[in-house]
RNA sequence: UCCACGAAACGGCAACCCGUCGGAAACGGCGGAGACGCAAAGCCACCGGCCCACGGCGCGAGCCACGGCGGCGGGGCCACCGAA
Numbered sequence: 001u002c003c004a005c006g007a008a009a010c011g012g013c014a015a016c017c018c019g020u021c022g023g024a025a026a027c028g029g030c031g032g033a034g035a036c037g038c039a040a041a042g043c044c045a046c047c048g049g050c051c052c053a054c055g056g057c058g059c060g061a062g063c064c065a066c067g068g069c070g071g072c073g074g075g076g077c078c079a080c081c082g083a084a
Base pairs, nucleotide, nucleotide: 005082006081012038013037017032018031019030020029021028022027036071042077043076044075046074047073048072049069050068051067055064056063057062
């Protein structure tokens, strides 16, 4: 120095809730309040999974992503610190 790993330290992110905006919705942005937690809870929808269904299909029950979830799993990329 690098890889793995995750004791310690400096820090970081922010569940839930409220307001507001976008959206058919899922959900997301911003603000407030506040920490459930996270060693990548930084970034990426490639694979799996899950969520919604404006719209399309169906006699109907329902089905479908071009929508969404990165704090569901896998995988990829970048990265602070340095004990065992």
About this RNA
c-di-GMP-I riboswitch aptamer from an Alphaproteobacteria bacterium, 84 nucleotides, folded computationally. Its mean pLDDT, the model's own confidence on a scale to 100, is 89. The sequence was found by an Rfam model in a public genome assembly. Of the family's consensus pairs, 100% are formed in the model. Taxonomically the source falls in Alphaproteobacteria (Bacteria, Pseudomonadati, Pseudomonadota).